[in-house]
Molecule: SAM riboswitch aptamer (S box leader)
Organism: soil metagenome
RNA sequence: CUUAUCCAGACUGGUGGAGGGACCGGCCCUGUGAAACCAGGACAACCAGCAGCCGCUCGCGGCGUGCCAGGUGUCAAUUCCGGCAGCAUCAGUGCUGCGAGAUAAG
Numbered sequence: 001c002u003u004a005u006c007c008a009g010a011c012u013g014g015u016g017g018a019g020g021g022a023c024c025g026g027c028c029c030u031g032u033g034a035a036a037c038c039a040g041g042a043c044a045a046c047c048a049g050c051a052g053c054c055g056c057u058c059g060c061g062g063c064g065u066g067c068c069a070g071g072u073g074u075c076a077a078u079u080c081c082g083g084c085a086g087c088a089u090c091a092g093u094g095c096u097g098c099g100a101g102a103u104a105a106g
Stems, first nucleotide, its partner, number of pairs: 001106006011040005019029003023083004041075003046071002049067003052063005079100001084097006
């Protein structure tokens, strides 16, 4: 950079000792112990593997399919909500799209 997904799901213990939720605003979490690290556990099923089906140039390619759990990822709150634009609306809000971010694969 490209593509896909992001309203589901899943926590205990040890070390540690004040921050954390990307950024900004809000709102939250946190000495009834934050971040980080370690151990075990769990969730999920992107990739890999196996099977099935389909296609074909016979070596591979594909799939709203099944199994598995090897490589990642994740385990407060919809990606916690918003940020830009549009629409609707009775202030407040709701909806849609974009952007940003995260993860996977290339």